[in-house]
Molecule: transfer RNA
Organism: Candidatus Sulfopaludibacter sp. SbA3
């Protein structure tokens, strides 16, 4: 220095351009239990990595930035 992929809750990851972005794990409350653990219920949390753009309408499409993985010189 090329090329490809990845960034969405505290962690892993869904999510056809179309009401109000989800899942499970963690957190917080309850229930069960002598009590913890497990197990059920119920509940908190989001700048969709920034930034423009296209569009009636963008996490979803396009550009350019940054941050990471990988292969190639």
């Nucleotide at each position: 220095g090329g090329g490809c992929c990845c960034u969405u809750a505290g962690c892993a990851c869904a999510g056809c351009g179309g009401u109000u972005a989800g899942u499970g794990c963690a957190g917080c409350g309850g229930a069960c239990u002598c009590a913890u653990a497990a197990u059920c219920c119920g509940u908190u949390g989001g700048u969709c990595g920034a930034u423009g753009g296209u569009u009636c309408g963008a996490a979803u499409c396009c550009a350019u930035c940054a941050g990471g993985g990988c292969c190639c010189a």